[in-house]
RNA sequence: GGAGUCGGCCAGGCGGCCGCGCUCGCAGGCCGGGGUGACCCGGCGGCGGGUGAGGAAAGUCCGGACUCCGAAGGGCAGGGUGCUGGGUAACGCCCAGGCGUGGUGACACGUGGCAAGCGCAACAGAGAGCAGACCGCCGGCAGGUCCGCCUGUCGGUAAGGGUGAAACGGUGAGGUAAGAGCUCACCAGCGCGGCGGGUGACCGUCGCGGCUAGGCAUGCCCCACCCGGAGCAAGGCCGAGCAGGGACCACGGCGGCCCGUCGACAUGGUCCCGGGUAGGCCGCUCGAGGCGUCGGGAGACCGGCGUCCCAGAGAGAUGGUCGCCACCCGUGGCCGGGCAACCAGCCACGGGGACAGGAUCCGGCUUAUCGGCCGGCUCCUCCC
Numbered sequence: 001g002g003a004g005u006c007g008g009c010c011a012g013g014c015g016g017c018c019g020c021g022c023u024c025g026c027a028g029g030c031c032g033g034g035g036u037g038a039c040c041c042g043g044c045g046g047c048g049g050g051u052g053a054g055g056a057a058a059g060u061c062c063g064g065a066c067u068c069c070g071a072a073g074g075g076c077a078g079g080g081u082g083c084u085g086g087g088u089a090a091c092g093c094c095c096a097g098g099c100g101u102g103g104u105g106a107c108a109c110g111u112g113g114c115a116a117g118c119g120c121a122a123c124a125g126a127g128a129g130c131a132g133a134c135c136g137c138c139g140g141c142a143g144g145u146c147c148g149c150c151u152g153u154c155g156g157u158a159a160g161g162g163u164g165a166a167a168c169g170g171u172g173a174g175g176u177a178a179g180a181g182c183u184c185a186c187c188a189g190c191g192c193g194g195c196g197g198g199u200g201a202c203c204g205u206c207g208c209g210g211c212u213a214g215g216c217a218u219g220c221c222c223c224a225c226c227c228g229g230a231g232c233a234a235g236g237c238c239g240a241g242c243a244g245g246g247a248c249c250a251c252g253g254c255g256g257c258c259c260g261u262c263g264a265c266a267u268g269g270u271c272c273c274g275g276g277u278a279g280g281c282c283g284c285u286c287g288a289g290g291c292g293u294c295g296g297g298a299g300a301c302c303g304g305c306g307u308c309c310c311a312g313a314g315a316g317a318u319g320g321u322c323g324c325c326a327c328c329c330g331u332g333g334c335c336g337g338g339c340a341a342c343c344a345g346c347c348a349c350g351g352g353g354a355c356a357g358g359a360u361c362c363g364g365c366u367u368a369u370c371g372g373c374c375g376g377c378u379c380c381u382c383c384c
Base pairs, nucleotide, nucleotide: 001380002379003378004377005376006375007374008373009372010371012325013324014323015322016321017320018319020052021051022050023049024048025047026046029044030043031042032041033040034039054355058366059365061364062363063362064361065360066231067230068229069228078227079226080225081224082223083097084096085095086094087093098111099110100109101108102107112222113221117220118219119216120215134161135160136157137156138155139154140153141152142151143150144149169187170186171185172184173183174182188212190209191208192207193206194205195204196203197202235282236281237280238279244273245272246271247270248269249268250267251263252262253261254260289308290307291306292305293304294303295302296301327352328351329350330349331348332347333346334345336343337342
């Protein structure tokens, strides 16, 4: 100098003008309702102060907090997760490790059990599960022959060819008509047992065995562990108007009136009642919280101390514009360093700034994203 790999962070800044949500304060302007009235309630508006989205607020895919309903306990069914150990409130997340695969490497990806049982495998191919004679090789018999062999038939054979994603260990020697773990040596791999290391997944080593054990469990299944349901439109409180229920009065009878008493259907008035609609309030944001520092740990993470308060809406707000500065890209000019590749500076002009926005709150995952910054590590080349 080039190529790569892993991790962390930022998501323009300042100012002018116009505008928006929530909240507090001051004034008391306009409209509506109630009241005899003083005044009260609601809405709109004015002035001033404070405050106002994200790394993903997103998808709503997992896990929890919280709320209501349900629930003795156990089992079955159903669903989920899946190497090991740890972290956590919990997880399908995170950290560390084991094994396998890929890569020169940093590193990335994958992960229970098919030697429990059942099942599945397109096309090609003779044959696809403890298989298979199509070509080939070899032998017997028959026929032919130019004596090299050829043709037919019956057998043997998995060493060679060919098909396939996959064809039942590899190399060598013996053996044989030709062959074959048929036998042997070495190697790979498998099972069982012992010893050693590790918390464990697993690793190392020794012995024995039979010669070989294919793939798919994101197919049923087996094993281990976990799992009640619904969700802030959860849930709680207050509560008009209309309808309903009750009491009294007005009404009718007891000759007229008052009291009293009896009656009862409709209408009207006053008061009361419970449920509950519209509507209002709470839930609502201080929390497994942020930052700093110290300590423990290999790490995820945990603990102590200090400090800070950071949206809470109506399912609706956090924006627009202008100027300056900074950043990135392109073109041109002026130079500089270096053998070169390449790197850097100043000026001018033109262009660019993404993805996207809370709604009960957290922890994750996934997906989207113009660009920029920082750090660890690896490989190649060159110079000293």

Predicted 3D model of a 384-nucleotide RNA (Bacterial RNase P class A) from Nitriliruptor sp. RNAcentral holds the sequence, with entries from ENA. Rfam family: Bacterial RNase P class A. It is annotated as a ribozyme. The model forms 93% of the base pairs in the Rfam consensus. The coordinates come from a structure-prediction model, not an experiment, and the mean pLDDT is 80. The organism belongs to Nitriliruptor, within Bacteria. The gene name in the source record is rnpB.